[in-house]
This is a predicted structure of a 716-nucleotide part of an RNA (large-subunit ribosomal RNA, domain II) from a Candidatus Omnitrophota bacterium. The full RNA is in RNAcentral, with records from ENA. Its Rfam family is "Bacterial large subunit ribosomal RNA".

Context: one part of a larger RNA
RNA sequence: UCCAGGGAGUUAUUGUUUAUCGCAAGUUUAAUCCGUCUUUGACGGAGGAGGCGUAGGGAAACCGAGUCUUCAAAGGGCGUGUUUCCGGCCGUAAGGUUGGAACCCAGCGGUAAGUAAUAGACUCGAAGCCAGUCGAUCUACCCAUGGCCAGGGUGAAUUCGCUGUAACAGGCGAAGGAGGCCCGAACUGGUGUCGGUUGAAAACGGCUCGGAUGAGCUGUGGGUGGGAGUGAAAGGCUAACCAAGGCUGGUGAUAGCUAGUUCUCCCCGAAAUGACUUUAGGGUCAGCCUAAAGAUAAGGGCUUUCGAAGGUAGAGUACAGAAUGGGCUAGGGUGGAUUAAUCCAUACCAAACCCAAUCUAACUCCGAAUUUCUUAAGCUUAUACUUUGGAGUGAGACUAUGGGGGAUAAGCUUCAUAGUCGAAAGGGAAACAGCCCAGACCGCCGGUUAAGGUCCCCAAAAGCAGGUUAAGUGGUGAAGGAUGUGGAGUUGCUAAGACAGCCGAGAUGUUGGCUUAGAGGCAGCCAUCAUUUAAAGAGUGCGUAAUAGCUCAUCGGUCAAGCGACUGUGCGCCGAAAAUGAUCGGGGCUUAAACCUGUUACCGAAACCGCGGCUUUGCGUUCAGGAAACUGAGCGCAAGGGGUAGGGGAGUAUUCUCUGUGUGUUGAAGCUUUACUGUGAAGUAUGGUCGAACGCAGAGAAGAAAGUAUCCUGGA
Numbered sequence: 001u002c003c004a005g006g007g008a009g010u011u012a013u014u015g016u017u018u019a020u021c022g023c024a025a026g027u028u029u030a031a032u033c034c035g036u037c038u039u040u041g042a043c044g045g046a047g048g049a050g051g052c053g054u055a056g057g058g059a060a061a062c063c064g065a066g067u068c069u070u071c072a073a074a075g076g077g078c079g080u081g082u083u084u085c086c087g088g089c090c091g092u093a094a095g096g097u098u099g100g101a102a103c104c105c106a107g108c109g110g111u112a113a114g115u116a117a118u119a120g121a122c123u124c125g126a127a128g129c130c131a132g133u134c135g136a137u138c139u140a141c142c143c144a145u146g147g148c149c150a151g152g153g154u155g156a157a158u159u160c161g162c163u164g165u166a167a168c169a170g171g172c173g174a175a176g177g178a179g180g181c182c183c184g185a186a187c188u189g190g191u192g193u194c195g196g197u198u199g200a201a202a203a204c205g206g207c208u209c210g211g212a213u214g215a216g217c218u219g220u221g222g223g224u225g226g227g228a229g230u231g232a233a234a235g236g237c238u239a240a241c242c243a244a245g246g247c248u249g250g251u252g253a254u255a256g257c258u259a260g261u262u263c264u265c266c267c268c269g270a271a272a273u274g275a276c277u278u279u280a281g282g283g284u285c286a287g288c289c290u291a292a293a294g295a296u297a298a299g300g301g302c303u304u305u306c307g308a309a310g311g312u313a314g315a316g317u318a319c320a321g322a323a324u325g326g327g328c329u330a331g332g333g334u335g336g337a338u339u340a341a342u343c344c345a346u347a348c349c350a351a352a353c354c355c356a357a358u359c360u361a362a363c364u365c366c367g368a369a370u371u372u373c374u375u376a377a378g379c380u381u382a383u384a385c386u387u388u389g390g391a392g393u394g395a396g397a398c399u400a401u402g403g404g405g406g407a408u409a410a411g412c413u414u415c416a417u418a419g420u421c422g423a424a425a426g427g428g429a430a431a432c433a434g435c436c437c438a439g440a441c442c443g444c445c446g447g448u449u450a451a452g453g454u455c456c457c458c459a460a461a462a463g464c465a466g467g468u469u470a471a472g473u474g475g476u477g478a479a480g481g482a483u484g485u486g487g488a489g490u491u492g493c494u495a496a497g498a499c500a501g502c503c504g505a506g507a508u509g510u511u512g513g514c515u516u517a518g519a520g521g522c523a524g525c526c527a528u529c530a531u532u533u534a535a536a537g538a539g540u541g542c543g544u545a546a547u548a549g550c551u552c553a554u555c556g557g558u559c560a561a562g563c564g565a566c567u568g569u570g571c572g573c574c575g576a577a578a579a580u581g582a583u584c585g586g587g588g589c590u591u592a593a594a595c596c597u598g599u600u601a602c603c604g605a606a607a608c609c610g611c612g613g614c615u616u617u618g619c620g621u622u623c624a625g626g627a628a629a630c631u632g633a634g635c636g637c638a639a640g641g642g643g644u645a646g647g648g649g650a651g652u653a654u655u656c657u658c659u660g661u662g663u664g665u666u667g668a669a670g671c672u673u674u675a676c677u678g679u680g681a682a683g684u685a686u687g688g689u690c691g692a693a694c695g696c697a698g699a700g701a702a703g704a705a706a707g708u709a710u711c712c713u714g715g716a
Base pairs, nucleotide, nucleotide: 001716002715003714004713005712006711011119012118013117014116015115016114017113018112019111020110021109022108023107026052027051028050032046033045034044035043036042037041056063057062066078067077068076069075081104083102084101085100086099087098088097089096090095122260123259125257129250130249131248132247133246134245140224141223142222143221144220145219146218147217148216149214151183152182153181154179158175159174160173161172162171163170187211188210189209192207193206194205195204226242228238229237230236263651264650265649266648267647268646273286274285275284276283277282287393288392289390290389291388292387293386294385299381300380301379302378303377304376307373308372309371314366315364316363320360321359322358324356325355326354327353329350331349332348333346334345335344336343337342396421397420398419399418400417401416402415403414404413405412426437427436428435441613442612443611444610446609447608448607452603453602454601455587456586457585461600463599464598465597466596467595468594474589480574481573484571485570486569488567489566490565491564492563493562501558502557503556504555505554507531508530509529512526513525514524537552541550542549614641615640616639617638618637619636620635621634622633623632624631625630652705654702655701656700657699658698659697660696661695662694663693670689671688672687674685675684676683677682
């Protein structure tokens, strides 16, 4: 992983709601007793003790259709049943108050279902807490009694001899054999590394390494224990996981957490928000869903209308604040004058004021659109409200628009308005929850369209008309750059010859003055005139030390018809770098299969239409039952039938019980092939196998449905 079997909302009590049954101003018995029977019990009878209801108010005494508060006959609170009718009183009226009559009055008990509380309370799951008890055969330490340590080295004390000393001390030699001494086996340990890591082994193996007469190692017997022991101390060890052992019990601890929770069809269908929360992945109330009942037509949408709310967008500078230039002018600075007081000047700083031009979420003299409320019409739709039972939700996501935060970042975050997803399938966007189109009851080898498309992959136009693009732009991108190219426009020159090219001229005063070593058009400063001319700057650039030289402006000739400058715009160009091989989805496409404008066809979805069928709700109608209310069946019309959490309705299957009725050795159940029936859960028939029990109908009761829980047991 697979298969088979097992496997999760139960039971009790007490409330409450709905349905239904019995009795009803009442209702109901409990324990217990008696009788019968098919005797852990059921049924029948007795038992009225008690409960709930029939009156409330008050803390209570107490009073009572009233009572409490209170000085109060005042007011108020809680009560005095509801509806209809007829009267009285007050009031202009709406209405208030009060009297009578009629009718309905309602509770208690049983059963079923929903739900709540208390219990383990849908099932499985902790780490833990406490009590009792068992463990020191592992290991820690201790006690008693035993055992063990090859070999080699070093050579302390001490003793003796010799020597030495006044005597000691001291020296030399020999003997001697000390030591948590040295090297190194057994033994003990476990340093480094390699292997092993579903191992040979739940701690090992190889090589290497520490101690090895000691605080040594070790056998046997004994002692100390769970908040306790023992510990040369590591929170170590206390029987293979010890920051508190194992086992049993309390125990089904608790789990706001995770996982799982078993048949079908039909109707409706959410939320991811607000407030509060030792609260933030949990709750309570509200909001949104569902079912029933009620009173009913209130509700929604659009347009118009009446009246109102408001301070946004924009705009403005009247206020507040900010901020620029100018004017005017206090004050200050600076300079000057003056014996001083003081005076004058000011290309300095600058309040107030004036002018001009500005800015603002927390500025407003102003001020929309949209929006909201009210009044009342029209059209359209069928909701809205109250009460009660049952919920789920309270992690939202993206897109568009308006804002805040951030960096006018984020598939970012936080609000608002709307949409989609969530809970929505289908078509398009190559693929693609949140984008575009469109909301799937079922069937059809019928039709029409939407978005999007029509060369091939691939259904439909290599459509038509007119333009653009040459970049494969299309098929990513900015500032910026450019004689790309198409429209539109303004303006200038031009047969009195433009523009470009070619030929020629481009002079004189003069080397202008200054400066300078020099400055001659051309380092720099000043001026920039005049003459001759067809024209020619006191000179546009190159150049020289300075001259020279080349060139330009300007003019003439030649040629011959258009030539410049600018504005705005359509489509293109450059700007343009990423890691395995590229690419618009691919092929491929250039008067297009690209882009723009217009136009006609066609394709294209579960949309819409057509035909057939099922079903829900409402209305109408026919029939059957019924005294009626109503119930059931059929037909017709209208509107519906996507759906997670969740609410509601109707059924299927399994086991057992009761009543009735059946099947079976001429073959029951079970298993199985094939066919059929039903919307489905499922059912039926036939054949095979098998060998003894099993159905159906109506009621009732549940150990009542399996694919997932690292589920349990067994098997593969």